Description:
This is a predicted structure of a 158-nucleotide RNA (c-di-AMP riboswitch aptamer (ydaO/yuaA leader)) from a Frankiales bacterium. Its Rfam family is "c-di-AMP riboswitch aptamer (ydaO/yuaA leader)". Its family is annotated with cyclic-di-AMP binding and regulation of gene expression in the Gene Ontology.

[in-house]
RNA sequence: CUGCCGAGCGCGCCGGGGGCAGGAGCGGGGGACCCACACGUCCCACCGGUCGUCCGUCGUGACGACCUCGGGGUGAAGCCGCUGUCCCUCAUCCGGCAGCGGCCAGGCUCUCCGGCCUGAACCCGACAGCUGACCCCGCAGGCGUGAGGAGAGGACCC
Numbered sequence: 001c002u003g004c005c006g007a008g009c010g011c012g013c014c015g016g017g018g019g020c021a022g023g024a025g026c027g028g029g030g031g032a033c034c035c036a037c038a039c040g041u042c043c044c045a046c047c048g049g050u051c052g053u054c055c056g057u058c059g060u061g062a063c064g065a066c067c068u069c070g071g072g073g074u075g076a077a078g079c080c081g082c083u084g085u086c087c088c089u090c091a092u093c094c095g096g097c098a099g100c101g102g103c104c105a106g107g108c109u110c111u112c113c114g115g116c117c118u119g120a121a122c123c124c125g126a127c128a129g130c131u132g133a134c135c136c137c138g139c140a141g142g143c144g145u146g147a148g149g150a151g152a153g154g155a156c157c158c
Stems, first nucleotide, its partner, number of pairs: 002144004011022001012020003025139006035129001048067007055059001070127001071124004078103009104119006
């Protein structure tokens, strides 16, 4: 220079690094009616954990702080089966981790056929359905082909 994943991209102003409650564009979260869920009976599960303060009420209490096992969010990053292993146990089941396979989902390339890959990571903090108005937030990061430059190391020969 050129191409890819992704919302993460262009413009304006300020002397530079950089900055701006600057415009625009793209993306995300919260948030009514309606709808959905729930509603009748019984059973089970859940209403989480820790600390502190408060209460004329001592409890499924209020407030504050921290946490993550329940739940939720961004994202394609889900579901199922098998094997091994770990944990618990008398043993098994459940659960965690690793591998393999199937279904499904996603990316690149291709006229088609097809080919090559991915199925991560992070966040909220007991809590949120959808949702107009309205409120809030993000605009990162990572990678490839070719070319050029610089440096380091190794091999061979003398």